Context: one part of a larger RNA
RNA sequence: AGCCAACGGUGGAUGCCUAGGCGUCUACUACCGAUGAAGGACGUGGGUGACUGCGAAAAGCCACGGGGAGCUGUCGACCAAGCUUCGAUCCGUGGAUGUCCGAAUGGGGAAACCCGGCACCCGUCAUGGGGUGUCACUCCCGCCUGAACACAUAGGGCGGGUAGAGGGAACUGGGUGAACUGAAACAUCUAAGUAACCCAAGGAACGGAACGUAACAACGACUCCCUGAGUAGCGGCGAGCGAAAGGGGAACAGCCUAAACCAGACUGGUGUAAUAGCUUGACGGCGUUGCCAGUUCGGGGUUGUGGGACCUGAUAGUCGGGGCGUCAAACCCGACACAGAGUUACAAAUCUGCUGUCUAGUGGAAGCACACUGGAAAGGUGCGCCACAGAAGGUAAUGGCCCUGUACACGAAAGACAUGCAGACUCUGAUCAGUGUUCCCGAGUAUCGCCGGACCCGAGAAAUCCGGCGUGAAUCUGCGAGGACCACCUCGUAAGGCUAAGUAUACGUAGACGACCGAUAGCGAACUAGUACCGUGAGGGAAAGGUGAAAAGUACCCCGGGAGGGGAGUGAAAUAGUACCUGAAACCGUUGGUUUACAAUCAGUCAAAGCGUCGUCAGGACUUGUUCCUGGCCGCGAUGGCGUGCCUUUUGAAGAAUGAGCCAACGAGUUAUGGUGUGUGGCAAGGUUAACCCGUGAGGGGAAGCCGGAGCGAAAGCGAGUCCGAAUAGGGCGUUCAGUCGCAUGCUGUAGACCCGAAGCCGAGUGAUCUAUCCAUGGGCAGUGGGAAGCGGGGGUAAGACCCCGUGGACGCGCGAACCGACCUAGGUUGAAAACUGGGCGGAUGACCUGUGGAUAGGGGUGAAAGGCCAAGCAAACUCGGUGAUAGCUGGUUCUCCGCGAAAUGCAUUUAGGUGCAGCGUUGCGUGUUCAUCCGUGGAGGUAGAGCACUGGAUGGGUUAGGGGGCCCACAAGCUUACCGACCCCAACCAAACUCCGAAUACCACGGGUCCAGAGCGCAGCAGUGAGACUAUGGGGGAUGAGCUUCAUGGUCGAGAGGGAAACAGCCCAGAACGCCGGCUAAGGCCCCUAAUUCCAGACUAAGUGGUAAACGAUGUGAGAUUGCAAAGACAGCCAGGAGGUUGGCUUAGAAGCAGCCACCCUUGAAAGAGUGCGUAACAGCUCACUGGUCGAGUGGUCUUGCGCGGACAAUGUAACGGGGCUCAAGUCUGGAGCCGAAGCCGCGUGUCCGUUCUUAGAACGGGCGGUAGCGGAGCGUCGAUCUUGGAGCGAAGCGGCGGUGGAAACCGUCGUGGACCGAGGUCGAGUGAGAAUGUUGGCAUGAGUAGCGAGAGAGGGGUGAGAAACCCCUCCGCCGAAAGCCCAAGGGUUCCUGGGGAAGGCUAAUCCUCCCAGGGUAAGUCGGGAGCUAAGGCGAGGCCGAAAGGCGUAGUCGAUGCACAACCGGUUGAUAUUCCGGUACCACCGUGUCCGCGCCAAUUCCAAUUCAUUGUUGCUAAGGGGCUGUCUUUCCCGUUUCGGGAUCGUACGAACCGACCCACUUUGAGGCGGAAAGCAACGAGGGGACGCAGGAAGGUAAGUGAUCCCAGGCGAUGGUAGUCCUGGGGUAAGCGUGUAGGGAGGGGUCCAGGCAAAUCCGGCCCCCGUUAAUCCUGAGGCGCGACGCCGAACGACAUACUGUGAAGUCACUGAUCCUAUGCUGCCAAGAAAAGCCUCUAGCUAGUUGACACGGUGCCCGUACCCCAAACCAACUCAGGUGGGCAGGUAGAGAAUACCAAGGCGAUU
Repeated sequence: AGCCAACGGUGGAUGCCUAGGCGUCUACUACCGAUGAAGGACGUGGGUGACUGCGAAAAGCCACGGGGAGCUGUCGACCAAGCUUCGAUCCGUGGAUGUCCGAAUGGGGAAACCCGGCACCCGUCAUGGGGUGUCACUCCCGCCUGAACACAUAGGGCGGGUAGAGGGAACUGGGUGAACUGAAACAUCUAAGUAACCCAAGGAACGGAACGUAACAACGACUCCCUGAGUAGCGGCGAGCGAAAGGGGAACAGCCUAAACCAGACUGGUGUAAUAGCUUGACGGCGUUGCCAGUUCGGGGUUGUGGGACCUGAUAGUCGGGGCGUCAAACCCGACACAGAGUUACAAAUCUGCUGUCUAGUGGAAGCACACUGGAAAGGUGCGCCACAGAAGGUAAUGGCCCUGUACACGAAAGACAUGCAGACUCUGAUCAGUGUUCCCGAGUAUCGCCGGACCCGAGAAAUCCGGCGUGAAUCUGCGAGGACCACCUCGUAAGGCUAAGUAUACGUAGACGACCGAUAGCGAACUAGUACCGUGAGGGAAAGGUGAAAAGUACCCCGGGAGGGGAGUGAAAUAGUACCUGAAACCGUUGGUUUACAAUCAGUCAAAGCGUCGUCAGGACUUGUUCCUGGCCGCGAUGGCGUGCCUUUUGAAGAAUGAGCCAACGAGUUAUGGUGUGUGGCAAGGUUAACCCGUGAGGGGAAGCCGGAGCGAAAGCGAGUCCGAAUAGGGCGUUCAGUCGCAUGCUGUAGACCCGAAGCCGAGUGAUCUAUCCAUGGGCAGUGGGAAGCGGGGGUAAGACCCCGUGGACGCGCGAACCGACCUAGGUUGAAAACUGGGCGGAUGACCUGUGGAUAGGGGUGAAAGGCCAAGCAAACUCGGUGAUAGCUGGUUCUCCGCGAAAUGCAUUUAGGUGCAGCGUUGCGUGUUCAUCCGUGGAGGUAGAGCACUGGAUGGGUUAGGGGGCCCACAAGCUUACCGACCCCAACCAAACUCCGAAUACCACGGGUCCAGAGCGCAGCAGUGAGACUAUGGGGGAUGAGCUUCAUGGUCGAGAGGGAAACAGCCCAGAACGCCGGCUAAGGCCCCUAAUUCCAGACUAAGUGGUAAACGAUGUGAGAUUGCAAAGACAGCCAGGAGGUUGGCUUAGAAGCAGCCACCCUUGAAAGAGUGCGUAACAGCUCACUGGUCGAGUGGUCUUGCGCGGACAAUGUAACGGGGCUCAAGUCUGGAGCCGAAGCCGCGUGUCCGUUCUUAGAACGGGCGGUAGCGGAGCGUCGAUCUUGGAGCGAAGCGGCGGUGGAAACCGUCGUGGACCGAGGUCGAGUGAGAAUGUUGGCAUGAGUAGCGAGAGAGGGGUGAGAAACCCCUCCGCCGAAAGCCCAAGGGUUCCUGGGGAAGGCUAAUCCUCCCAGGGUAAGUCGGGAGCUAAGGCGAGGCCGAAAGGCGUAGUCGAUGCACAACCGGUUGAUAUUCCGGUACCACCGUGUCCGCGCCAAUUCCAAUUCAUUGUUGCUAAGGGGCUGUCUUUCCCGUUUCGGGAUCGUACGAACCGACCCACUUUGAGGCGGAAAGCAACGAGGGGACGCAGGAAGGUAAGUGAUCCCAGGCGAUGGUAGUCCUGGGGUAAGCGUGUAGGGAGGGGUCCAGGCAAAUCCGGCCCCCGUUAAUCCUGAGGCGCGACGCCGAACGACAUACUGUGAAGUCACUGAUCCUAUGCUGCCAAGAAAAGCCUCUAGCUAGUUGACACGGUGCCCGUACCCCAAACCAACUCAGGUGGGCAGGUAGAGAAUACCAAGGCGAUU
C1' cells in the first nucleotide's frame, strides 16, 4: 500500500411529517381618491432588535352589542408595574385621533425636507418665537369690470362647485402598431391587427330596437353557446386564411327626440283707410294690435299593412278658474275621484314597516373496565351506548361516545344590502274612424370621383361598411338594399339619442374540494423574501423546515484560559444534548485477518497452494468440557491460463476521436383537438347526440346536426347505372363486400410537441458617476535660458534706408520639476494590479492640464478619423419583453425478456451529411407453390478469344506508275540512280467507339425432378436506410501508383461471437438459445514455450537461404540437353623453340612486328603473324599465338532448369522466423501414416417460438432461436386512486448486513438500526425507471501540507497574560520629510472616545484592532449652506405644435463651480470647539432714555408763471455802408506765336462783413397766479457691482538666520574650562484710532423732443472755475490702544494624573510664488449675469432721521472620525486612482536632488 470485516467521523440522501403553495368549484364582491387614495418615511412599549398593530389621544381612546375568567400581540424569555365578576383581555358595529411624504395642491425641492403670506390666538415692554385655520391649477355656473375698435368680444377680478387631476390584477372599447417565424430561399402573403406603447370607461364593457336578413316562403332589437363548417369562398390559387344565412339553446324590454302645427316671451324688419288682430256669435272696447324672419320655452308628434301635422266626424266623470267687458257655446287650466305606471332606459327624490341576507355569537347526543402491553392507550380484550351527529382536527400510538367540533336548531343594540313585499310618495290619463287638397318626415348629409382601410373577399365582375380630399341631391309619385349594372318584384325607412338580462374577468372576502406538491418538489419566497447580495440605473435575485409527549435544555464534581470533554442527573430513548428525528453514498479514519520487497499493465474471470479470529454446520476423538481434531461455509490469496474500459459518432474506436474527478438528488415522446389504422365493447340498415334543461347525485331529457345507406357526370341531369358518343358499339367509373358511437393503442396534422443549445431580428425602456465632444463657472503650471516688435541714445543719409549701444519682454520658443502623456527595455502574466511596477522617455503659457455643475442616446450620439468611444467585451450599448424565435446542425434520451430483422442503391431535388417516390425490413389479412435450384428441350445475342474480309493504324522486302537528282542534251527522246514512292505481291502485326468469325457463363420460355422454406405475390398499419469498407474477378480514370478513385458480379465486415493468420473489422475455417471436467472434425498445426509425430520414404539447400526486394552480375551447386578436343596422348603444369628476306613500303627528325597509311608475301622449319601484349627517342629487351618434349585420362564450349550468392543504407536496443532454438532439419520439394484443433457436428439435459398429432393441466415428435437501425410480442418495478383483504409500540416505513427464490426486470425471509405508519390481490391513473447531455444543485476528493502570505529594519529590556517575534512601556537603531507631516472639499457614515471580549474577520499568532458587546461623544447671530442674487442648464401658468404618450417655449421659477455677507486670541475634554469658557470685538433688528436736527399746526422764509419796467462788449436783419489776390470794361507794357503775363481806368457788378428800432436772448426790479420746505422709498429709471492674457519694477509683510545684546539653567568621571564658555528661550489676534508707500478720479451750473410713466438721477448741447494744484475715493504696511492681560524656557509639588510659580520678550541681516494689486504697462483672440450698494423720482405718510447710553432678540441644517487613505473609488486591511491649502534648515537656480527639523512611521508572517 491492496482486499475484507467490525466500529467511528464527515455529509445530509432516504423514509415519515407539514406550518406553505398549486389548481378547481360555489357564493359574495367588484372600484379607492382633494372629507387627501394606493404606497411609503419617521415615530410609538417601563426595559424593545425585527415583525404585527397604532399615530404626538400613537400594541391604543369613546359608545353600543357579543362573551364570561383570566389578561398586559409574535419571535421570546425575564424583571418591574398593573387591570379584572362594579365583567378585564378578546370578538363585532359605529365614532374620535390620525406626524411627514405621496395626485400633493401656499412657494420651492435632491420624496418623507426648507421657506412663506393672510386671519385669529399664546408669549414678550418690543422684535424674534409658537399654535389653529386658510392660500395650487384647470373646467363649469353666476356677478362685476373691460382693450385694440363704436356696440361687443378677448382679457381681468370676485363668489359658488362632495367637478377634474392620482391609483387599480385581469376583463372591455378605441388610437398607433413590429419582428423573429412559415412559405424548406424570398418580395405579395403569413406570423397578426398578435407583442408592445397610449387613451378611456365600468362592475362589467361593447352592441342594441332594422335605410336588417332573406327569396316568390318568410322572419322580426342586441349579446353569448352549439351547429351549419374546415363548408361557401379568399389565396405568388403557394404557404396558408376562412365566413354568413338557416337551425337548436341561454336570456329577454322596449323607449325618448328633430320637423310639420299651436301658443307665449324676446329681438329685428315692415307697417295701417283701423278692413287683417284680440276663441266663436252679437254689442262695445282696445291698440308698438297685426304680418314676416330669427332665437327660446311649453304643447303636439315618432311611423313603413307608411306615419304625423292640418281638416272632418264620433265618444268620454265632478268641482273651480281663465280670456278686453256682458251673455251663450266650445276651448284651455287647476283640484278631486277613478284608472294605470314608477326609482336600470322610458320624469324624479325621499322615508317607514315587514321579510330575508351579511358583519360578533349560542345550544348541540352517546363509555366504561382490566393483575393486558407500554413512558404514555385512543391499541388489545370484555361488556355497552348515541347517531338528522361515523366531516375534520386535537389530546403522550390508531378515539362516533375525552376536548374543539359536526348534523340540526337559534341569535343583533349598530351598520350594510335586496333587481323582495307593503305603504307613504311621484308621474300620466284622449282615443277611434275618414279624406289624401296642402305641409313635415334628421344636409355639406346620401350619392358619385380619386386614394386608403374593414369585411371569407390580396382590385378582382366586387356589392356592403368606414375614413381623407373633392363634388353634391331628393322628402313618400321620395330614398336605400337584395354581391358590378339595368328592369321587374321583394324588403326596409339613413344621415339624433337611451336601454336591464343572458356574456368576459378575478386584485379581493368566505367556504368546500383535489387518482395536485411535500422542502433540489410546490409560488422566486413553508424560515427576517422580492429579503441578503449584484448592478450608476432600468433590472437581476438566492440559500435556508423537523430535539422531545412535556425543556423535564444536563443541578453538582473533575480536566481545560476557553472551546470542548468525562462523571452525575432528566427522559421511554441523550449515537434524541439547541452543530439536536431517521442518518444512505462519495470522502477520511481506528482495530483485526490476509497479501505484497526480481517484478509489468482494462484491474476481471477460471484454476489454485498457503494462512486465518469469531460464528455456524457435519463428522470424529476422548479426559464429557466454556474441550480437542478433521472437513464445509467464509476472508485474504502466492502462482498459472485467457483477456485492449464505458458511452457516442463512424466504412472502421482499446483507440493517441467525443463526454464524464467521485457520490447523492433532479433531468428528456407529454397534453389538447382533428385525421387514419389496429384491438375491444354497445347497437346495427342504421349509429350517435352538441349546446342546453331537470336532478344532491346516479341519471333522465334534448334529433338541431354528423356519419352510413348510390353512383356517374364539368354541369344541366339521369339513376343500378351513368359519362363520352350518331350508336343498342366500345371503353371509364360504379353496381357484390355494414356501419356507427365509445374506450385503449400505433402513426400523423395543428399547437413549443422528445429535451437542452445559438449568433441574431423587432418593440418598449435604462444609461454621458467611465469615455467622446460641447456649454457655464473656478483653479494650476518650481526654476532657468534665448531676446521679436516698439522705445531711448549714438553713428550714418539730402531725407531715408542702415549700423551700434541700451531699454524692452514677444514666442502654439529652448532646458527642466509639479501636472499631463505613454516611445524603449526588464519584470509581472492562476499579477501587488481584469493594463501595473522599476529604469530611461515626450509635452510642460498652451490646439495646455484640471475641479464642480450641465447638454448630446442606440441605426442614435460623439469622433484633430483608430471603426475609436458611449459604465472593465461596441461593424450597432444595456435591461425587460415578443420568446419555449428558428436550428435540414451537435449532444443527450433512464427497467427486463422473447420473435423477426435491414440499408448505405435507383430516379428527382438551389440537391449532394436533408427530403420525396421506389428498393430492402416488420406486423396483420388474403392467395396457396405462383418462389428457388437441378436436368432436359428450344431460343435471342456479338462479350472473352481470335482475325485482318471492311474501317483505320502500322514494319520489312519485291515489283513498279509517278516525282526528284545526275549524265546527255537545239527540240523531242534517251541513259542512270545507295533518293521519295501509290497500286499490286510476299512476310510479320495492332484496335473500347474494326469484325470474315466466335465461345464459357449469364438471360428467356416450356417440360420434368428436387425443395415446403421467416419462399413468392397482393392489400393494409408501422418503419429504418439513401456517408459504406475491404477482398476476389471483369473494366474505366490514374503512372496496367496508392490502405487511391469510380462501376459491374460475388464474399465478408457493417449488424458476427468462436478457431487460424504471433498480435490484426473486411483474409482462411465456421454462423454463438442455455448447461456438461463427454465424443468427432474444419482451417491451421504436432522440438520447447503450446494441445498434437524429435513419424516414415526420397531428394534439394549451406545461404540461418528459410526468416523482405529489382535490373544486372558471378568457374556456387544439383538435374537435363547439345557440341568440340582426347592413348595417333587431349586439358592444366613444367623444359625448350618462337627464325630469315626485313629496319616490308610509305610517312617521319626517327617509325626497326608493336604513332599512322597501304600491303600482308616468300623462305627455313616440328613450329614461328610483315606480328597478341609489355617496353624503347628509335633500337634493344620480356612475352603471346604456334611447335616439340615430359606427364598419362578425360578436358572445353553453349543452351534449358531446381535450390542458393552479390546487388542490400536510418534513426532508444537484437527488432525483416512470435521467441527459444533449428542444418540427412524443427528449412524446401514429393509421397504416406497418425494425432491435435472451434461456440462447427454428435451425445445427454433444460428453456422458448413455430408446426404437426393427440389431448386440451399438457404431452410427444419435427424444425427454428448471432444481431445494429427497425418492427412485433410479453412482463418487472415506482407514485397515487378505488374495491376486497391484511400487518404494526410484543415495533411500520426507511437504512445496513446475511440467507433464500425466480428466465430477467425483481421478490421473500431473518438480524441490527429506527420509532410511526405500511402492505397484498383486482381494476384504474401517471410529473413512472438515469451512467454519460463541456447536464443542474449540493456534498466530498485530487493537485497538496504544494504555490502563496501583496514593495519598505529591526534589536534588547521591562509589563500584562493560561499563552507574547507582532499588544503596552523604555532604550538604542532605521525610514519619510513639496511627505509616508498638518488642514479642508468630495465620498464614506459612527469607522471617533472609554470599559470589556476573542468564536468568526485580520492572508500567521494575538492579551491587539478600523473586529464583537455595552456606554458615551458632534453645542455657532459672525465658519459652510438655507432664510439674498444670478450662469450654463432644468422645469414651465397662459401659448404654439403633435395619432396618443408628448415636444418647444413666454412670464416666471429653480439652479454654484461664481457675486453679496458681521470674531479674534488664549484656555479647556477621554472624545467638540473661530461653536463651550475667559478676555476683547463686530453685524442686523427691537425697546427704553437723553441730546441734536427736520417736520406736521401756527408763524415765518423761500421759489415763482403770464405781465410790466429795465440792463447788455449779446443775437437777428432793414435802409445804408462795404468792395475780396473776384468778374467785366478802358489804356499801356513785355514775350516769336492764334495766346500768356504785368501795370492801370471805371459813376460798373458783386460775396463776406458792419449796421438801429422791434423781436429773440439776457441782467435787474416790480408783481404775486401759484408753489416749496420731515421721513421712508420702488417689483420702475440710471450708476455701480463688472471681470481677458502676459510682463516687469517698487513698497511691505510672513518666514528664516545671526547676535559679542537680554533672560534662565549649568561649571565638568580625563589635561584645560567663571569664559567673547556651554545649553535653551528671546511671542501675542480680531477690533478701534491714525491714514503712510502706492494707485485712481477734474469740479460747478442753466436748459432739453432721449432713458416705455415721472425724475433734482443718467445721457446730450452750452456756460463758468481749475488743470506740476486743491479736493475726493482707494490703499498694504507701520505705530498706538487692545495688553497691569495671555503665552512663555525653567523651577516646584505630585503616582509620570489633576496642578502651582513664572524671567527676558530686543537689534541687525536675508527675504517670498503672500499683500498693496480687480493696481500699472504691453498685447490681440477684445475677455459672465443678477442681487446686495448709491442716486432718482412714482408712491406712502404725521411724525421722523441721526448720535450716544442701557437693556434685549438673533431661526433651521452641518460640525464626531478618515480624507493621496487599512475608513473614498478599485470584489480585499489591493504597490493603482482621487480636487484645494500650508511650505522650516544646510548645499543648491529650484517645489530638482541629497541629508536633516517639526511631525509621523518600522506597514499583519
The part of an RNA shown here (large-subunit ribosomal RNA, half A) has 1805 nucleotides and comes from a bacterium. The coordinates come from a structure-prediction model, not an experiment, and the mean pLDDT is 82.